The RNA shown here (small-subunit ribosomal RNA) has 1431 nucleotides and comes from a metagenome. Model confidence (mean pLDDT): 80 of 100.

[in-house]
RNA sequence: UCCCGUUGAUCCUGCGGGAGGAUACUGCUAGUUGGGUUCGAUUUAGACAUGCAAGUUUUAAGCUCUUCGGAGCUUGGCGAAAGGCUCAGUAACACGUCAAUAAUCUACCCUUAGGCGGGGGAUAAUCUCGGGAAACUGAGAAUAAUACCCCAUAGGCUAUGGCUACUGGAAUGUGCCAUAACCAAAAGCUUCGGCACCUAAGGAUGAGUUGGCGGCAGAUUAGGCUGUUGGUGGUGUAAUGGACCACCAAACCAAAGAUCUGUAAGGGGGAUGAGAGUCUUAGCCCUGAGAGGGACACUGAGAAAAGGGUCCCAGCCCUACGGGGUGCAGCAGUCGCGAAACCUUUACAAUGCACGAAAGUGUGAUAAGGGAACCCAACGUGCUCGCAUUUUUUGUGAGCUUUUGCCAAGUGUAAAUAACUUGGAGAAUAAGUGGUGGGCAAGACCGGUGCCAGCCGCCGCGGUAAUCCCGGCGCCACAAGUGGUAUCCGCUAUUAUUGGGCCUAUAGCAUCCGUAGCCGGUUAUCUAAGUUUUCUGUGAAAUCUGAGUGCUUAACAUUCAGGCGUGCCGAAAAUACUGGAUAACUAGAGACCGGGAAGAGUUAGGAGUAUUCUAGAGGGAGCGGUAAAAUGUUGUAAUCUCUAGAGGACUAUCAGUGGCGAAGGCGCCUAACUGGAACGGGUCUGACGGUGAGGGAUGAAAGCUGGGGGAGCGAGCCGGAUUAGAUACCCGGGUAGUCCCAGCCGUAAACGCUGCCUGCUUGGUGUUGCAUAUUCUUCGGGAGUAUGCAGUGCCGUAGUGAAGACGUUGAGCAGGCCGCCUGGGAAGUAUGGUCGCAAGGCUGAAACUUAAAGGAAUUGGCGGGGGAGCACACAAGAGGUGGAUGUUGCGGUUUAAUUGGAUUAUACGCCGGGAACCUCACCAGCAGCGACAGCAGGAUGAAUGUCCGUCUGAAUGGCGUACUCGACACGCUGAGAGGUGGUGCAUGGCCGCCGUCAGCUCGUGCCAUGAGGUGUUCUGUUAAGUCAGAUAACGAGCGAGACCUACGCAUCCAGUUGCUAUCGUUUUUUUCGGAAAGCGAGCACACUGGAAGGACUGCUCUCGAAAGGGAGAGGAAGGUGUAGGCUACGGUGGUCAGUAUGCCCCGAAUCUGCUGGGCUACACGCGACAUACACUGGCUAAAUCAACGGGUUGCGACUCCGAGAGGAGAAGCUAAUCUCUUAACUUUAGUCUGGUUCGGAUUGAGCCUUGCAACUCAGGCUCAUGAAGUCGAAAUCUCUAGUAAUCGUACGUUAGCAUCGUACGGUGAAUACGUCCCUGCUCCUUGCACACACUGCCUGUCACACCAUCCGAGUUGGGUCUGGAUGAGGGAUGAUUUUUUGGUCGUUUCGAAUCUAGGUUCAGCGAGGCGGGUGAAGUCAACACAAGGUA
Repeated sequence: UCCCGUUGAUCCUGCGGGAGGAUACUGCUAGUUGGGUUCGAUUUAGACAUGCAAGUUUUAAGCUCUUCGGAGCUUGGCGAAAGGCUCAGUAACACGUCAAUAAUCUACCCUUAGGCGGGGGAUAAUCUCGGGAAACUGAGAAUAAUACCCCAUAGGCUAUGGCUACUGGAAUGUGCCAUAACCAAAAGCUUCGGCACCUAAGGAUGAGUUGGCGGCAGAUUAGGCUGUUGGUGGUGUAAUGGACCACCAAACCAAAGAUCUGUAAGGGGGAUGAGAGUCUUAGCCCUGAGAGGGACACUGAGAAAAGGGUCCCAGCCCUACGGGGUGCAGCAGUCGCGAAACCUUUACAAUGCACGAAAGUGUGAUAAGGGAACCCAACGUGCUCGCAUUUUUUGUGAGCUUUUGCCAAGUGUAAAUAACUUGGAGAAUAAGUGGUGGGCAAGACCGGUGCCAGCCGCCGCGGUAAUCCCGGCGCCACAAGUGGUAUCCGCUAUUAUUGGGCCUAUAGCAUCCGUAGCCGGUUAUCUAAGUUUUCUGUGAAAUCUGAGUGCUUAACAUUCAGGCGUGCCGAAAAUACUGGAUAACUAGAGACCGGGAAGAGUUAGGAGUAUUCUAGAGGGAGCGGUAAAAUGUUGUAAUCUCUAGAGGACUAUCAGUGGCGAAGGCGCCUAACUGGAACGGGUCUGACGGUGAGGGAUGAAAGCUGGGGGAGCGAGCCGGAUUAGAUACCCGGGUAGUCCCAGCCGUAAACGCUGCCUGCUUGGUGUUGCAUAUUCUUCGGGAGUAUGCAGUGCCGUAGUGAAGACGUUGAGCAGGCCGCCUGGGAAGUAUGGUCGCAAGGCUGAAACUUAAAGGAAUUGGCGGGGGAGCACACAAGAGGUGGAUGUUGCGGUUUAAUUGGAUUAUACGCCGGGAACCUCACCAGCAGCGACAGCAGGAUGAAUGUCCGUCUGAAUGGCGUACUCGACACGCUGAGAGGUGGUGCAUGGCCGCCGUCAGCUCGUGCCAUGAGGUGUUCUGUUAAGUCAGAUAACGAGCGAGACCUACGCAUCCAGUUGCUAUCGUUUUUUUCGGAAAGCGAGCACACUGGAAGGACUGCUCUCGAAAGGGAGAGGAAGGUGUAGGCUACGGUGGUCAGUAUGCCCCGAAUCUGCUGGGCUACACGCGACAUACACUGGCUAAAUCAACGGGUUGCGACUCCGAGAGGAGAAGCUAAUCUCUUAACUUUAGUCUGGUUCGGAUUGAGCCUUGCAACUCAGGCUCAUGAAGUCGAAAUCUCUAGUAAUCGUACGUUAGCAUCGUACGGUGAAUACGUCCCUGCUCCUUGCACACACUGCCUGUCACACCAUCCGAGUUGGGUCUGGAUGAGGGAUGAUUUUUUGGUCGUUUCGAAUCUAGGUUCAGCGAGGCGGGUGAAGUCAACACAAGGUA
């Protein structure tokens, strides 16, 4: 003095946890020493075996024995009431402190004064005889005293009378005198010093009793008490007193907490804390209490005594059954209980105590030792140098030191242990515990594990690369210790006196009146209770602080001083403030007067419109209701229109963040009664005031009781709809109720979520009431303006606040009084009490559970919220898909395998551009392969080669034989190559989508406690965050645009392989005009390639502030000219099967090769296409016009053969040269209207080509066959101009195969100049309980498991109180008896214990039951959060 944890982030509130100190237990570990008020307190004040813990005295006396020193028994004296132990009880004068005793006692001790004369009778031990198991006890005989008794003297005490003296706050005290009654002392011993003894007085010490004040929890304990309260007179005591008794009176205590219940010894002190406090007080000291539970007296100076007695109860022991014994909460020790605590040691040497004249004796008090990681303090586990390694460390060598430990001798002690002194050898004998993700110091090290095992105070780790688990290594902290558990204080200003809060986080009573209490205006005098100052006494020691002293230091001990106990009794002073007394005052408060304002209240009377119903008249088919309907109503006449009537409720407009009231609440008009407030006046009273625990009154709606009333509306209810369901929302009916009278209830989001009163503290602007002044005036009871007071709103300064906000109507600054709060849930529940007819109200917990719950604000996302803008999004159109057949891809199914991937948009003619083998990853079968290292094997021949045989469908493979050759070696273990094996959720790279959408950010400044905001918003505009204007912002960046490529216009340059208008020339042909081809030449036009130009809203009109928009001119092109390329910050999807790559796996198989099969299957579903359904067409014949591209394992002219596919030969071309290369639709002519001369699937036969191979499974040709299909439901796709539609061509892949993809050209439309309805996108705003972000969040019932309460017929046990019965024993008293210190019999009183009846309280068990809490991915519904889909 903080830190972590609620959130995407923030600030609060608030609790949980951590870090500090202390006490007890406990885990691991452990070298030494000193000191200490440590060690069965916590649970069982449970029970105890055994030993010891209180004796002493011969100088009091008797007796016995004797070794003559003494010992023993008994009587007597003193002590045994101390010391030691414990804390059960006790809420009390028990304790603390201060007083009182004028209400008392005090052995031993001290001081003073006096005394100690005379006499008597017993008894124990002992002896004898008995009883009894024992414990013990009876009878007889003898004896002494400092034992006991009598007389005397001194004296004491009581009563009465007197004297007057003293002390004192006060005589009831003390003193003196007289009289009377009563009681009535003594003890000896001696060594002759003395010690004992008695009386009186005093002291000291100790004790008794009394009073003031102080220290505890509960009101879910509010009334208690009958000897109770007091008096008179007695009893009793050392002594006061209802302590007790008789009589009399009826008091006494209590909200400042009586009584009752629970808990507890109190204090000095201890722990902690800055302190105030809080908790604690077993140990050491003081006091009290207790001695198994309870009661009683005796002795004594002192006890109601437990190491004395009697009795009862519970337990235990002995017994011969007749009767006895016993009390460790003394020291050791045992059992039990427990998490929890030592030796059945030594000594009276020291300090004390008892006795004694003394020596001395006794002493589990005490002093010592042993045990214990009890606390505190101190020391050590080495140091130096060289070398090697090295950051330190570590290893090694040499040297040094010896605290401690070991050895030896002495000192020490009652005896020892220790300790101390001296000497010796030797670095020797000595380090752990906890942690290492954050908080919190210390690992991004290795291995294992794989939401498992486990960790974790809290937050959290672990699901295959774990800095969090378990080990290893390293490191950090403390160190002979270090961690854990439990408790206390602190942290915590989370109980707030110091020092908190209550609008929204927990918290203002629903409102007012008022009792006690608390607080209280101005002046003066007195007083001195509070208050302040000074002083006396007291407040034990120890503890604490300071300075010394003594142990080597320290702890510790001790001396002195101080402090503490913050207090209490008393004395003297002061008088500001508070209090008290007295006398005044008027500023608070109240009374009075005046004219106004008001939905204030109560009662009575009156009025009004509408709804409904009834009657009559008119009228004649529907009405009503909804999103749409139906139920309902109507021919017995509705709805509708008119007239009349009945009845109940209500009171439009005026009406207003306007008025009144304490709040609830109050609204047609009039009257009566009642109350309050404001304003103005300044007549009166004279502090009469404020608040307000208890208490009282009022108190919406609903509800209840009794009686009325009932038009409309309308819970529950009945129908109709809606729906998966619909116990709802919507519709039709309709009961209680709503209304009135009387009485209950007493609660509301009874809200301003803001208690009442008083004072102070910048303003602005409305409105209501009153007053004053002034202006206008229609002269009205009219308006306006200004000022003051009182209300009621909005904005806002300072200030406050977590912020939102509040802000003279405070949530500001202060004062007074009351109420309330202390994490969330369980719970406003249970139980008790009380109120109520009931419903329920008020008061009001705990167990258990949980790390958050909550407030305000921020950024996003979302909404069946709002606004703006945009897009082939819709609309307007064109053409399709969806129906048929086929092709192709996917799913599914099948299969030995039908390999994988991709699954809305953003998978599905996609990866992969068409898989015969290959591809290939799949299936069946057969084969092959291990670099390197090590080990088996190998000159008794490895690997290799050749021939033959055999296995096999086949093989170059396996095996065998023979020959050859001559050193290696896959049989094993590791380790590799390889892997289209796994993980796209470990990755790179690449690609798709949001999206060519207009967005995404930064610097500085400013605002905010902060997250953040501003800028980027607003207005207009744009395709655009494009631009302009406004603006606490000013600028900038990435995107958009600009840019690059192609096309479109014109100019210039260039001219082969391109072109041929003009010119020349050659050849061919001719209808004699010409045409075609070639060469030269040329480059004019085309074409190809390059360079520069061109378009900028530049110009005109118009709208506009501008930006810009609209129209037009010119122009090849007009407003981004057209089409592409270029894809912001980011988010997200795919790909490990293209390649790359981490980790994991296989490794003689998941590697490699070969043969065959499969990917081509087929009931079915989906996507994308092709061809069609025909006349805008088909067929036949003819005519005529492209562009882009490709070509040497290639394109192939041309010629020949074939009906054709194609074949044979073959020029040219590495290409503006040769070739693919006839474009098709179209046009012209003819024919065709029928499932056809449409359509071409399917199938049969024959043939061709590619290729090792065409069956599974290719393509083509010819002939034949000639299916479905007649324009396609719901639904859905594409497209805005050279576009759609339609037509063909080329290329890619290729040995072969396109209905695919990509390009190319030919023909060539319709519609839109709008909108945000659907689908989406962008911006602003709003709500949010969402942030994994609506595929979000979240609630309840039910089912299952567990947990703790509550209720419960009862049952069991304990505490306590009251009544009754019996009654051990004790006290008092009477009678009787002479066995007389006694017995017996009565009376009376107290009374333990036991029995019994009842009350109260606590606890255990309890069939069953209600709710609660917590749990994994259960079921049903969709109630809350967005307008959450009915706020």